[in-house]
Context: one part of a larger RNA
RNA sequence: UGACGGGGACCCGCACAAGCGGUGGAGCAUGUGGUUUAAUUCGACGAUAAGCGAGGAACCUUACCAGGGCUUGACAUCCUGCGAAUCCGCCAGAAAUGGCAGAGUGCCUUCGGGAACGCAGUGACAGGUACUGCAUGGUUGUCGUCAGCUCGUGUCGUGAGAUGUACGGUUAAGUCCGGAAACGAGCGCAACCCCUAUCCUAUGUUAAAUAUUCAUGGGAAACUGCCCUGGAUAACAGGGAGGAAGGUGGGGAUGACGUCAAAUCAGCAUGGUCCUUACGUCCUGGGCGACACACGUGCUACAAUGGGCAAUACAAAGGGAAGCCAAGCCGCAAGGUGGAGCAAAUCCCAUCAAAAUUGUCCUCAGUUCGGAUUGAGGUCUGAAACUCGACCUCAUGAAGCUGGAAUCGCUAGUAACCGUAUAUCAGCCACGGUACGGUGAAUACGUUCUCGGGUCUUGUACA
Numbered sequence: 001u002g003a004c005g006g007g008g009a010c011c012c013g014c015a016c017a018a019g020c021g022g023u024g025g026a027g028c029a030u031g032u033g034g035u036u037u038a039a040u041u042c043g044a045c046g047a048u049a050a051g052c053g054a055g056g057a058a059c060c061u062u063a064c065c066a067g068g069g070c071u072u073g074a075c076a077u078c079c080u081g082c083g084a085a086u087c088c089g090c091c092a093g094a095a096a097u098g099g100c101a102g103a104g105u106g107c108c109u110u111c112g113g114g115a116a117c118g119c120a121g122u123g124a125c126a127g128g129u130a131c132u133g134c135a136u137g138g139u140u141g142u143c144g145u146c147a148g149c150u151c152g153u154g155u156c157g158u159g160a161g162a163u164g165u166a167c168g169g170u171u172a173a174g175u176c177c178g179g180a181a182a183c184g185a186g187c188g189c190a191a192c193c194c195c196u197a198u199c200c201u202a203u204g205u206u207a208a209a210u211a212u213u214c215a216u217g218g219g220a221a222a223c224u225g226c227c228c229u230g231g232a233u234a235a236c237a238g239g240g241a242g243g244a245a246g247g248u249g250g251g252g253a254u255g256a257c258g259u260c261a262a263a264u265c266a267g268c269a270u271g272g273u274c275c276u277u278a279c280g281u282c283c284u285g286g287g288c289g290a291c292a293c294a295c296g297u298g299c300u301a302c303a304a305u306g307g308g309c310a311a312u313a314c315a316a317a318g319g320g321a322a323g324c325c326a327a328g329c330c331g332c333a334a335g336g337u338g339g340a341g342c343a344a345a346u347c348c349c350a351u352c353a354a355a356a357u358u359g360u361c362c363u364c365a366g367u368u369c370g371g372a373u374u375g376a377g378g379u380c381u382g383a384a385a386c387u388c389g390a391c392c393u394c395a396u397g398a399a400g401c402u403g404g405a406a407u408c409g410c411u412a413g414u415a416a417c418c419g420u421a422u423a424u425c426a427g428c429c430a431c432g433g434u435a436c437g438g439u440g441a442a443u444a445c446g447u448u449c450u451c452g453g454g455u456c457u458u459g460u461a462c463a
Stems, first nucleotide, its partner, number of pairs: 001463002003460003007457007015447002019410005026300008034291002042053002064286007073125001077124002079121005086103002089100004107114002127275002130273003136269002138264003141260001143258001148187006154163003167178003193252004198220007223246001226240005289429001302403001306362006318349003323342002328337003369400001374395007416439007
């Protein structure tokens, strides 16, 4: 100087407390461990792994396994020779591939040839999701959006170092004020950026039209500016006026010096090591989907603040051309048919919602709760749904009557409840992710305790 303390003082945070809703019990979905397996590819492991990489595993993906093939190679550059390229048929085969046969002669040209492409050969080389994240770059998580981390000059100290950055106030903040051997400065804080809440103004594709909403630009507005009180007359704090908004208005982006030899050689790049008729590469099939069990994250429930049926109302934000797909017709439905419109404020997904509201049935039961599981019949995507897709209809109708110890989230348009859209995507195992709106609470006395953090101080046999 740090680090640590079941030392002290002060302060903060959904940290506790006060509340609301969950998890832990059930069924299912999904990830992980374990076990099994020819293979169940690999990585991630307290917080900071486990609906994570994966924003789509039937083939492909795919890295794994079995079998069948290739060896200048699936891919790149160079050299030589032949042939334009390309298209099509037959046979063998699971395919990769191999064999046979046919059509076809293009572009530029100095007529030598050349460009592009295919085949054969030669070797330089290719190739490796093989190893090392403890050789690395880049990127990321975390402490933590915590308020800290430093420097120049000066001063003090033999020196390591200290001071500045301590102290009194104050703040969300090393924020600001005061003062002091310090005076300044940098990275952080804040502000500048984006969205949102109010108003003015210009423009107007769409809309039958006016006005409005709206969209796209420009501008105004909030600054403790004004008043009162407290305070060192300061910083600031409390209250008030006006205002759409008040003291950082709400949200986002933004993450200092560093910590964890944290994560990633499987995004990519890359040193070294290793393989080179194989650890490379092509194909078919399988596996990544197994199942005594254990854990994590979710969905659906256990019902009457509910379930069924009927009627009726109100969004926002998105997506659409190998696409979105209207009306009409067929089908109980999934869906089929049909063909109008739309590269979109115009048409479609989408009457754009569902909780909500109104009426009615059920009357506390393993039920008109709950929907797992299983049987049968279908629809769609796709060469192909056996392993292993989603959806529809009929039948079946399991566990489950609110969950032990323990444990999680949340302070306001939040939690909780309710639907909608979308990326990926042929389809989809989405109950996941990311956005969007609708309905809309309770509680916070307080800081003794638990956890984490900050500042000062103290002890130490630790560095």
This is a predicted structure of a 463-nucleotide part of an RNA (small-subunit ribosomal RNA, 3' major domain) from a Patescibacteria group bacterium. Model confidence (mean pLDDT): 83 of 100. The sequence was found in a public genome assembly. Rfam family: Bacterial small subunit ribosomal RNA.